[in-house]
Context: one part of a larger RNA
RNA sequence: GAUUGAACGCUGGCGGCAGGCCUAACACAUGCAAGUCGAGCGGUAACAUUUCUAGCUUGCUAGAAGAUGACGAGCGGCGGACGGGUGAGUAAUGCUUGGGAACGUGCCGUAAGGUGGGGGACAACCAUUGGAAACGAUGGCUAAUACCGCAUAAUGUCUACGGACCAAAGGGGGCUUCUGCUCUCGCCUUAUGAUCGGCCCAAGUGGGAUUAGCUAGUUGGUAAGGUAAUGGCUUACCAAGGCGACGAUCCCUAGCUGGUUUGAGAGGAUGAUCAGCCACACUGGAACUGAGACACGGUCCAGACUCCUACGGGAGGCAGCAGUGGGGAAUAUUGCACAAUGGGCGCAAGCCUGAUGCAGCCAUGCCGCGUGUGUGAAGAAGGCCUUCGGGUUGUAAAGCACUUUCAGUAAGGAGGAAAGGUUAGUAGUUAAUACCUGCUAGCUGUGACGUUACUUACAGAAGAAGCACCGGCUAACUCCGUGCCAGCAGCCGCGGUAAUACGGAGGGUGCGAGCGUUAAUC
Numbered sequence: 001g002a003u004u005g006a007a008c009g010c011u012g013g014c015g016g017c018a019g020g021c022c023u024a025a026c027a028c029a030u031g032c033a034a035g036u037c038g039a040g041c042g043g044u045a046a047c048a049u050u051u052c053u054a055g056c057u058u059g060c061u062a063g064a065a066g067a068u069g070a071c072g073a074g075c076g077g078c079g080g081a082c083g084g085g086u087g088a089g090u091a092a093u094g095c096u097u098g099g100g101a102a103c104g105u106g107c108c109g110u111a112a113g114g115u116g117g118g119g120g121a122c123a124a125c126c127a128u129u130g131g132a133a134a135c136g137a138u139g140g141c142u143a144a145u146a147c148c149g150c151a152u153a154a155u156g157u158c159u160a161c162g163g164a165c166c167a168a169a170g171g172g173g174g175c176u177u178c179u180g181c182u183c184u185c186g187c188c189u190u191a192u193g194a195u196c197g198g199c200c201c202a203a204g205u206g207g208g209a210u211u212a213g214c215u216a217g218u219u220g221g222u223a224a225g226g227u228a229a230u231g232g233c234u235u236a237c238c239a240a241g242g243c244g245a246c247g248a249u250c251c252c253u254a255g256c257u258g259g260u261u262u263g264a265g266a267g268g269a270u271g272a273u274c275a276g277c278c279a280c281a282c283u284g285g286a287a288c289u290g291a292g293a294c295a296c297g298g299u300c301c302a303g304a305c306u307c308c309u310a311c312g313g314g315a316g317g318c319a320g321c322a323g324u325g326g327g328g329a330a331u332a333u334u335g336c337a338c339a340a341u342g343g344g345c346g347c348a349a350g351c352c353u354g355a356u357g358c359a360g361c362c363a364u365g366c367c368g369c370g371u372g373u374g375u376g377a378a379g380a381a382g383g384c385c386u387u388c389g390g391g392u393u394g395u396a397a398a399g400c401a402c403u404u405u406c407a408g409u410a411a412g413g414a415g416g417a418a419a420g421g422u423u424a425g426u427a428g429u430u431a432a433u434a435c436c437u438g439c440u441a442g443c444u445g446u447g448a449c450g451u452u453a454c455u456u457a458c459a460g461a462a463g464a465a466g467c468a469c470c471g472g473c474u475a476a477c478u479c480c481g482u483g484c485c486a487g488c489a490g491c492c493g494c495g496g497u498a499a500u501a502c503g504g505a506g507g508g509u510g511c512g513a514g515c516g517u518u519a520a521u522c
Stems, first nucleotide, its partner, number of pairs: 001522004006518005013369006019362002021327001026325003030322003035078003040075002043071002047069003050065007085280003094205007103197002108193008116150001118148002125140006156165003170185006206252003213243003218240008255277004259270004282303005305316004333359001335358003341355001342353004372402004382393004406463001408458005416449001420444009466511005471492003477506005487494002
């Protein structure tokens, strides 16, 4: 000099853009953060509509009807493995770069084929019943895109090459001679693609030798098991190997990278925000389901802690967003909205979304703007200094003439909006001019931010300057007070009666909504 997720002191007008628990991976009150589908199903607790019945006060009360819109609870499907948080662990099962072969992949794309015919249950519900609760138990009824056989069976799997084996589900719309036709969303099998993921290898990726030897599934082979897949991954048997001064093993420290910062570079330091990967989810362990987890807001077991309890037994997990206590030099609101982008579910309308978009707080940083402009010598008054002549503050002020950025008040007012809905036309499909889908056009129509950005008008210089320093380094000097005292200090050093170094004043210098100090890095 540059830099910082900074803190502290003094001071503080506005805006834009960014950033904001670095400490206790400490404990957490409360609310929210993952649901959705009635176009899979049986249904109907609540709400609304309609119809019916009764009463009458003649438009309300009560009751009934799943008939309709819808929908609590339940069965079922998809999603809760994404998104969001944190960096405890991990010096290599990690990361970065470059390679590899023995694999999987829901949803999505392409292609081929199929979607026949049956069965028995279990919730909900009803009844009885246990328990303080959490939650159950028994008996009975019932549906399905839930479950299970049968049929069909190859380009699929296995094969001794003869053969054997493996699947499915329906829903909605339109027309209809009531049986079909058709459209669409699905379902099953196979192949392939895309995406994503699992695995292997090499090199690189901290410190310590005051850590020198380490290793028994250890190293290799055979066989078997296991896995989606290779492999001591696991087991049996056999052999005795494997690693190590090119630093094994052990100990300490640490998430890694793109990057950030400094530097002319080489290099050093660092890994906040943003992005990629990894690991973790109260602590330890385990599996289940599933395409995918050994699963933050799932399950089971153990432990610590907290809470409820009728003492028998139960409930919980903010390293999600806010917020609380605590720790600390120190770090924000228990805000608004799904309008946009994205995600989940759904045919869709739509619902959910503390992701996200915004707003609030903080000079924490960077950037921009303002706190007026011109004129004005009697060089006013006052202050300070003085050799008492004057000098300086100083065109500074006052005065005169103007301007009105920003803030204030008022009015107007984009863009972020494309979707979606509806009508018409047209193309595809079709038996069809229905339905559905695509395209075009008209109409309609959705904004949290938001009192938006921006523009205009109004009034008036009106509302807006401080901080540090002035001995040398280092830009900037005099007076008074003090008297080795009080004090200053980054280094050298000042102070013991004329202190440009302490304290105050006047003046000056530097930066400026900041200025200094401290800490840290180069």
Predicted 3D model of a 522-nucleotide part of an RNA (small-subunit ribosomal RNA, 5' domain) from Pseudoalteromonas luteoviolacea. Its Rfam family is "Bacterial small subunit ribosomal RNA". Rfam links the family to the GO terms ribosome and structural constituent of ribosome. It was read from a public genome assembly. The source organism's lineage runs through Bacteria, Pseudomonadota, Gammaproteobacteria, Pseudoalteromonadaceae and Pseudoalteromonas. Model confidence (mean pLDDT): 87 of 100.